[in-house]
RNA sequence: CCGCACUAGUCGGGGAGAUAGCGGUGCCCUGAACCUGCAAUCCGCUACAGCAGGGAUGAAUCCCGGCCCCCGGAAUUUCGUUGUGCCGUCUGACCCUGAUAAGCAGUGAUGAUGGACCGGCCCCGCGCAACGGGGUCCCGUGAACCGUGUCAGGCGGGGAACCGAGCAGCACUAAGCGGACCGCCCCGUGUGCCGCGGGAGAACCGUUCCUGAGCCGGCUGUCCGGGUAACGGGCAUAACGGAAGCUUCAAAGGCCGGUGUGCGG
Numbered sequence: 001c002c003g004c005a006c007u008a009g010u011c012g013g014g015g016a017g018a019u020a021g022c023g024g025u026g027c028c029c030u031g032a033a034c035c036u037g038c039a040a041u042c043c044g045c046u047a048c049a050g051c052a053g054g055g056a057u058g059a060a061u062c063c064c065g066g067c068c069c070c071c072g073g074a075a076u077u078u079c080g081u082u083g084u085g086c087c088g089u090c091u092g093a094c095c096c097u098g099a100u101a102a103g104c105a106g107u108g109a110u111g112a113u114g115g116a117c118c119g120g121c122c123c124c125g126c127g128c129a130a131c132g133g134g135g136u137c138c139c140g141u142g143a144a145c146c147g148u149g150u151c152a153g154g155c156g157g158g159g160a161a162c163c164g165a166g167c168a169g170c171a172c173u174a175a176g177c178g179g180a181c182c183g184c185c186c187c188g189u190g191u192g193c194c195g196c197g198g199g200a201g202a203a204c205c206g207u208u209c210c211u212g213a214g215c216c217g218g219c220u221g222u223c224c225g226g227g228u229a230a231c232g233g234g235c236a237u238a239a240c241g242g243a244a245g246c247u248u249c250a251a252a253g254g255c256c257g258g259u260g261u262g263c264g265g
Base pairs, nucleotide, nucleotide: 001265002264003263004262005261006260009057010056011055012030013029014028015027020046021045022044023043024042034054035053036052037051038050063258064257065256066255067254068253072249073248074247076245077244078243079241080240081239082238083237084236085235086234087233090232092231093228094227095226096225098223099222100221102220103219104218106215107214114210115209116208118206119205120204122199123198124197125196126195127194128192129191130189131188132187133186134185135184136183138179139178140177141176147172148171149170150169155164156163157162
């Protein structure tokens, strides 16, 4: 160096999750890679960390180690969107009050503003009127007995003259009832372009006088204060999303290196 037969190893790996830990089943990535059985209220193991059975390959493209590269996953930071909660000295927005008077509007030399006089408005008392109620007045009616007058008849007394009581009738009247509302009296009033007297006078209104250019605060602007939390803003948190940074694991791939035994020639 060649041939034959074997052996270790290999016949997929990785991420998250789960687990004390490892591997598997399930998910995802890589990409092409033996078969059967087991498994999430798990299955099998213990650092040589799936087990059991069978098969293939076999010392190198294939097994082992290192480096490069990086699919993909995970953690974290920042950012965005949406939801929720909190804040109001973030006061931006909205609402309210007040101030100011720069601008606009209104008003003002046919006189703003300020001041003065008088009157009104307001209060009290009285009067007048109106309205309402009651009473009086007027008219009518109005009593089987218990109202009045007259009292036929009848009754009682008396010798008589006569006297007495008195029903019905008639007349009148009381209370009451009805009418009329003119006058008079009393009371009352969501009554009055009414009158008289007194009072109070802050505001408002009117006349007059003095003064002589502002007044007002509707809108905009500015400021103080109060409120709301829909919106804007800030903070926190959850979910989702993308990007960036950083950390970590890392498939496939590339490069370099390493690894047997026996027999025969």